[in-house]
A computed fold for a 72-nucleotide RNA from a Candidatus Daviesbacteria bacterium, annotated as transfer RNA. Lineage of the source: Bacteria > Bacteria candidate phyla > Candidatus Daviesiibacteriota. The prediction has a mean pLDDT of 80. The sequence was found in a public genome assembly. Rfam family: tRNA. Rfam links the family to the GO term triplet codon-amino acid adaptor activity.
């Protein structure tokens, strides 16, 4: 330089146009002599960024940034 993949909660990942969830973790409570475990509840993301199409998108299109892979 060329082509491609990924980017969503603190971490690991879903959902695939109808407005975002799970597991783990964190916090509070119950329980316990303490801790852990268990149980109940809560907080936390406008989806890497910027545009476009669309009634509406995290999802489709364009650009851009970051990481990774292959080729040269």
């Nucleotide at each position: 330089g060329u082509g491609g993949a990924u980017g969503u909660a603190g971490c690991u990942c879903a959902a695939a146009a109808g407005u975002a969830g799970a597991g783990c973790g964190u916090c509070u409570g119950u329980u316990u002599g303490u801790g852990g475990a268990a149980c109940a509840g809560a907080a936390a993301g406008u989806a890497g960024c910027g545009g476009g199409a669309g009634c509406g998108u995290u999802a489709c299109c364009c650009g851009u940034c970051a990481u990774c892979c292959a080729c040269c």